[in-house]
Fluoride riboswitch aptamer (crcB RNA motif) from uncultured Asticcacaulis sp., 63 nucleotides, folded computationally. The prediction has a mean pLDDT of 80.
């Protein structure tokens, strides 16, 4: 210096924060949504990977 394995820390899972949990990655990384179209282009869902709470937003009803 390089390679492999383990541990710790850290990071990530299409729009915010917190807790819990699952999975993934080890910086050349994980990750960067879906549908239609040859392409150009057009259309659509959701603040979660999942659960709960908060904030924001959208729709409907009532006061």
């Nucleotide at each position: 210096a390089u390679c492999u394995a383990g541990c710790c820390c850290g990071g990530g899972a299409a729009u915010g924060g917190a807790g819990u949990u699952u999975c993934c990655c080890u910086u050349u990384a994980a990750c960067c949504g879906c549908c239609c179209u040859c392409a150009c282009g057009g259309g659509c869902u959701g603040a979660u990977g999942a659960c709960u709470c908060c904030u924001g937003u959208a729709c409907g009803c009532g006061c």